This is a predicted structure of a 502-nucleotide part of an RNA (large-subunit ribosomal RNA, domain I) from Pseudomonas lutea. Lineage of the source: Bacteria > Pseudomonadati > Pseudomonadota > Gammaproteobacteria > Pseudomonas. RNAcentral holds the full RNA, with entries from ENA and SILVA. Model confidence (mean pLDDT): 84 of 100.
Context: one part of a larger RNA
RNA sequence: CGCAUACGGUGGAUGCCUUGGCAGUCAGAGGCGAUGAAAGACGUGGUAGCCUGCGAAAAGCUUCGGGGAGUCGGCAAACAGACUGUGAUCCGGAGAUGUCUGAAUGGGGGAACCCAGCUGUCAUAAGACAGUUACCUUACACUGAAUACAUAGGUGUAUGGAGCGAACCAGGGGAACUGAAACAUCUAAGUACCCUGAGGAAAAGAAAUCAACCGAGAUUCCCUUAGUAGUGGCGAGCGAACGGGGACCAGCCCUUAAGUUGAUUUGAGAUUAGCGGAACGCUCUGGAAAGUGCGGCCAUAGUGGGUGAUAGCCCUGUACGCGAAAAUCUCUUGUCAAUGAAAUCGAGUAGGACGGGGCACGAGAAACCUUGUCUGAACAUGGGGGGACCAUCCUCCAAGGCUAAAUACUACUGACUGACCGAUAGUGGAACCAGUACCGUGAGGGAAAGGCGAAAAGAACCGCGGAGAGCGGAGUGAAAUAGAUCCUGAAACCGUAUGCGU
Numbered sequence: 001c002g003c004a005u006a007c008g009g010u011g012g013a014u015g016c017c018u019u020g021g022c023a024g025u026c027a028g029a030g031g032c033g034a035u036g037a038a039a040g041a042c043g044u045g046g047u048a049g050c051c052u053g054c055g056a057a058a059a060g061c062u063u064c065g066g067g068g069a070g071u072c073g074g075c076a077a078a079c080a081g082a083c084u085g086u087g088a089u090c091c092g093g094a095g096a097u098g099u100c101u102g103a104a105u106g107g108g109g110g111a112a113c114c115c116a117g118c119u120g121u122c123a124u125a126a127g128a129c130a131g132u133u134a135c136c137u138u139a140c141a142c143u144g145a146a147u148a149c150a151u152a153g154g155u156g157u158a159u160g161g162a163g164c165g166a167a168c169c170a171g172g173g174g175a176a177c178u179g180a181a182a183c184a185u186c187u188a189a190g191u192a193c194c195c196u197g198a199g200g201a202a203a204a205g206a207a208a209u210c211a212a213c214c215g216a217g218a219u220u221c222c223c224u225u226a227g228u229a230g231u232g233g234c235g236a237g238c239g240a241a242c243g244g245g246g247a248c249c250a251g252c253c254c255u256u257a258a259g260u261u262g263a264u265u266u267g268a269g270a271u272u273a274g275c276g277g278a279a280c281g282c283u284c285u286g287g288a289a290a291g292u293g294c295g296g297c298c299a300u301a302g303u304g305g306g307u308g309a310u311a312g313c314c315c316u317g318u319a320c321g322c323g324a325a326a327a328u329c330u331c332u333u334g335u336c337a338a339u340g341a342a343a344u345c346g347a348g349u350a351g352g353a354c355g356g357g358g359c360a361c362g363a364g365a366a367a368c369c370u371u372g373u374c375u376g377a378a379c380a381u382g383g384g385g386g387g388a389c390c391a392u393c394c395u396c397c398a399a400g401g402c403u404a405a406a407u408a409c410u411a412c413u414g415a416c417u418g419a420c421c422g423a424u425a426g427u428g429g430a431a432c433c434a435g436u437a438c439c440g441u442g443a444g445g446g447a448a449a450g451g452c453g454a455a456a457a458g459a460a461c462c463g464c465g466g467a468g469a470g471c472g473g474a475g476u477g478a479a480a481u482a483g484a485u486c487c488u489g490a491a492a493c494c495g496u497a498u499g500c501g502u
Base pairs, nucleotide, nucleotide: 001501002500003499004498005497006496007495008494009493015487016451017450020421021420022418023417024416025415026414027413028412029410030409031164032163039101040100041099042055043054044053046079049075050074051073061095062094063093064092065091066090070083071082072081106115107114108113116133117132118131119130120129121128122127135161136160138158139157140156141155142154143153168199169197170196171195172194173193179186183233209216210215220247221246222245223244224243230238231237251402252401253400254346259339260338261337262336263335264334267331268330269329270328271327272326274322275321276320280295281294282293284291296313297312298302304316305315306314351375352374353373354372355371356370357369358368361387382397383396384395385394386393438445439444458486461473462472463471464470
């Protein structure tokens, strides 16, 4: 040095577990904000830190309910001091307080800081306290130039707005990579992205619609028609409608209404705390019984979780039944108010020309819708459409407006579910004090890290040692090779002992 065996060290795979995730179902809710939001800074405890809560009235105050014995949040025990059947802690409703920043709004500013004005109260004064002072819109009032009336402007009062938020929605803008096996029309795609606006949904919507000589009867969504008819460097591709079957159904107004909203009122229900709630013992093994054996019981309750192993009957619950002082919501019965409200049946409109865009439809035979420029009717004895155009026929009535449901989504709340994961997984970055530590001037990037035991019973005391580290005894425990680097403890890797070989 190699091989073998045994025993260790290191290491943290594997197994088991789950506080966390993932995906859903059914409900709720669908907003918060100048009455100052979201997000923060700084404080706040008898206490040094962090988290949570709260705000100089600061782990809290008041009140109304619930509840009924301990309590003073967590890491995190101890000490000190308190509270509590005159009902604490705790849970729910309502209210008070609520520093500073932040739309941030008195002015400024390098966020959490600096500096004011005015009014009122108190005060001898210094000063203290309270309130108020941004901008814009709309309405009203006062005032008021050049300029006579006026108007612009100015001042004041009142109302509203502003900012944040996951997706869904409408509108205004709007790519490229890519595909076409290159590439330019085309595609990707009206997608991504930007902006504006709104709601719990939004948008659309009661035919100047389709159809085809029969008829249908607002809109929206799904299935189909159908990858059909078409369109297309007729390439790549794009791609309907009529009709049929369903979901849901609702109609109205412009001579003043369908409806919508708000306040109040009648009754019912729901939500925000809760309450009651059946039925088991012995024996054996064991550290421990829920396991074994024996004999019982309940069940509108044998979902689930816990308890020293696997519990219908131990605990918590579950089925079922009951419950609200207060607040909110929904439905319902009345009353009142606001809105609807544009205007008066739709004229610079329909139509036309040129140039675009939208329609499945790329200018095409290209109708229809829309409109930047230029034009420009008729008036129901009229007008639009039926895919060039014309006639006949059929059908509808533009240029004003409102409208629930069926549909889309889930940041958020509750209950439940899973041939979903189980710590390199979880379609997560984060099961753990994680958007943290750390990196970057910055935009931004971004980890690792779970498990003693049933219970700390977390090893008193003794010995060695540096008043160490670490060990050896002793003790606890079922177990300490479960000893805090703590369940299990693989392999690589490193040793010790023995044997054999060289």